A computed fold for a 480-nucleotide part of an RNA from uncultured Terracoccus sp., annotated as small-subunit ribosomal RNA, 3' major domain.

Context: one part of a larger RNA
Order: sequence, then structure tokens, then C1' cells
RNA sequence: UGACGGGGGCCCGCACAAGCGGCGGAGCAUGCGGAUUAAUUCGAUGCAACGCGAAGAACCUUACCAAGGCUUGACAUACACCGGAAUCAUUCAGAGAUGGGUGAGUCUUCGGACUGGUGUACAGGUGGUGCAUGGUUGUCGUCAGCUCGUGUCGUGAGAUGUUGGGUUAAGUCCCGCAACGAGCGCAACCCUCGUUCCAUGUUGCCAGCAACACUUCGGUGGUUGGGGACUCAUGGGAGACUGCCGGGGUCAACUCGGAGGAAGGUGGGGAUGACGUCAAAUCAUCAUGCCCCUUAUGUCUUGGGCUUCACGCAUGCUACAAUGGCCGGUACAAAGGGCUGCGAUACCGCGAGGUGGAGCGAAUCCCAAAAAACCGGUCUCAGUUCGGAUUGGGGUCUGCAACUCGACCCCAUGAAGUCGGAGUCGCUAGUAAUCGCAGAUCAGCAACGCUGCGGUGAAUACGUUCCCGGGCCUUGUACA
Repeated sequence: UGACGGGGGCCCGCACAAGCGGCGGAGCAUGCGGAUUAAUUCGAUGCAACGCGAAGAACCUUACCAAGGCUUGACAUACACCGGAAUCAUUCAGAGAUGGGUGAGUCUUCGGACUGGUGUACAGGUGGUGCAUGGUUGUCGUCAGCUCGUGUCGUGAGAUGUUGGGUUAAGUCCCGCAACGAGCGCAACCCUCGUUCCAUGUUGCCAGCAACACUUCGGUGGUUGGGGACUCAUGGGAGACUGCCGGGGUCAACUCGGAGGAAGGUGGGGAUGACGUCAAAUCAUCAUGCCCCUUAUGUCUUGGGCUUCACGCAUGCUACAAUGGCCGGUACAAAGGGCUGCGAUACCGCGAGGUGGAGCGAAUCCCAAAAAACCGGUCUCAGUUCGGAUUGGGGUCUGCAACUCGACCCCAUGAAGUCGGAGUCGCUAGUAAUCGCAGAUCAGCAACGCUGCGGUGAAUACGUUCCCGGGCCUUGUACA
């Protein structure tokens, strides 16, 4: 100087407390361990691995296994020599890769392009080492810290500044001070939501004025002319700064209350992650040193596996019901996607879906039905009209192909489960809880995942004694 302490002081955080809802019990889904296996490819392992890499394993992917092939190779460059356009169609053998046959085709500016063979350099490796590395990432932590120049002090390691008194979300600011300044962080500048003004109105809007259609004569329909009022969209401004008033405070920083205001003291959310820590993660995104393989650890193909299952764990979904289930009626979103695409009206089917094809490269058309909510009916506390697992049968769709191993629909079946031990998790407001919608990946889909979007919409916070993590000062130390 640090680190540590079941030392001290001050302070903070959904850290505790106060609340609300879960997990832990059941069934299923997904991931992991273990076991199994020819293979169940590999990585990730306290927080910070375990719905993680994977924004999608039937083939492909695919790295694993079995079997069958190839050896200048599936891919690149170069040289030498020999040949042929490339290629397409068809047929035979084969699981296919591949091999054989037949036919068509026969480039050229004579340099060559493309391609086959032989040979040589070489290719290739998701083989090893993340403890040889770059790059990228997690984490402490969006915590308020981490340092430097000059000066001063100290023999020196170092100290000071950065400590102290206040204050703040903040090393934020003020005051003081042998320090004076500065840098990386904080904050602001960026995006978005909330108010308003100006400009511009098509595909958006329709108040006022006409027209048209429908009409229960009340009205309704942007349908047309038209309009720019309003909503909305796009662009540009304004607005919030403790600016104003009062109390407190060191005539300070700041803090408490108030006014005005759409918004008030960082207005809400996001992006943004200092010096460093963990030899943290990744050689399987990529790049790369060294080592290793080279008729194989490379490469092609068919089939299988990654989907197994006495068991254990993690994360979710669905429930156990009446604040509910079922049936009928009837409202109100936002954000997205669409040409190898989205696909309306109509018709067929109980349904998944099929036929068909209007419109739309989309503020125009489509996906599209929002759901919870509301109104009416029914069920009456039961393993039930709760719950839906499992199983049997029949189908639909995608796709060369749904056996291993897809999703969905219909009929039948109707398991466990009556609110969950010890323990444990999330959340402070448009949040939790609850309800649906969309997208990426994608032929299809194991999505109940993930990323977004809106609808309805709470309770509680006395407080900081305690648990956990962190910051500053101080103290002890046989630790570095």
C1' cells in the first nucleotide's frame, strides 16, 4: 500500500421488512446430470452452466455410429504432359455414392476459356491446446469509482491531491485545506414516449357544404364531388432551467412545501458499461502460433443416432375450479409480416382443410378472429358440464420421404391433481398479476421457448435491528 475480520462509524440496493403473485407436491414440454447405446456429436457447470450456443435435429443440417466408395481429392492456386467443348436426354447394375451403355451436342479471334486424366507442389481437418493468442462476451456493476502532470512531505516503499464539514442518484456540487490543475468514468449531447405550434396532405382523416346508396324516417355508409377543421403521418421548432414564491441551510451547495404547467426537480423507458477482477467463457462463428492426421483424424453416400429411460435436478406450460366451466349474442388495440409471398367475397367439409382466385411489392389489399371485458342462458360444489394426460380408431397438411421421429383435426377414452414439507424466487406503477396479438428462424414443426406489441390493472414500503451484496472513512493483523 492492499486484502481480510462472527472490529467500529456513515450510506445505498426488491437486501431485509410491508405486500401481491409464484416455484418446491400433480401431468406434460424443454434443458442438464446419470444410466444405457454401434452412436446416443461437441461445448457451457455456484452467483455469472442447466427453454444456454440452437432465431427452429424426419433427409439435409451433422460435427457422432454402421456399412459401401474415393485418394491431387468435395474446395484453391501453379507447373508439365496427354485428351475432350461444356453439357443434356435416356437406359442398365446398385441402398445410394458410383460405374457401364446408347443418343444428341462438338467453343475458339488458334492466344485461350471450360473440362477429364497422369505426375508434382499442395489442398483438407467442427483433430489437440481458450493455461500460447487476437477478436468477441459474461461478471462485480450503470457500482462511483480509477488515475496522471507539476508541486509539497517522507531515507524509502509511498503519502498528499481523492481526506475533513455539508449535500447528491453520482469523486454531484459547495465550503475548508500544501496543494494547483487535468484525464478515463458520472451527468449532458443520441433514440423513443408524454404537451403544443408551424409547414405538408396520399393510400391517411371527414367537422362544415353538396350528391348518391341503404333506411325501422331517428339516422347510417368517406361511397362520390370536395375540404385541411380534427385524428394521424412526415419534417422543423417551442417547452423544464430549482426559472418563480415561502421555510430551513454557513448570504453556499442543496433540501422541504407551494404556484403555474401536458410534464417538476435525473419527467418515464432505452442505447451507452471507467481502471480492473475471475489463467472466467469461446481454437465448434471467425482469425491464429505450436503439435498431430495425410489411401485418413480428409472426403462422398445410404441407413441409423443427436428424440433411449429404474432415476435426480433446473426452467416453463396446464390445472386442481363458481372472481369459474360451457353455450349464444355483442364491443374496443398496438406493433409487425407479405411476390418461390399474403391470399378476400363465394362454394364444399362437423373440423383440420379443400376448390377457386378478387385485391395487394401494400398508411390502399391480405394475414386478421384480438382475447380477457360486457349482456343473456345453463351447471350448484361433485374428482363434477373441473382437469385434460394417456390410449384406440379415422382423417388433413407440408415434404422425394412423417416407421424410428412432424404438426394439426374429428370421434371415443377420461389418468394424476382438491392449492403443495423444509425451503426458495420475482416485483415499488401503467409495475406485479392477468388477457390475447405479431415477428425472427422456418417446406413443415415438436414454440408451452425467445424477442416485441398493446388490453384490463392492484396491494404495500413503519423503518434499516437483522440476512445478502456494494461504496467511503477508521482500527487490528503472526496474510501478500
The prediction has a mean pLDDT of 83.
Its Rfam family is "Bacterial small subunit ribosomal RNA".
The source organism's lineage runs through Bacteria, Bacillati, Actinomycetes, Intrasporangiaceae and Terracoccus.
The full RNA is in RNAcentral, with records from MGnify.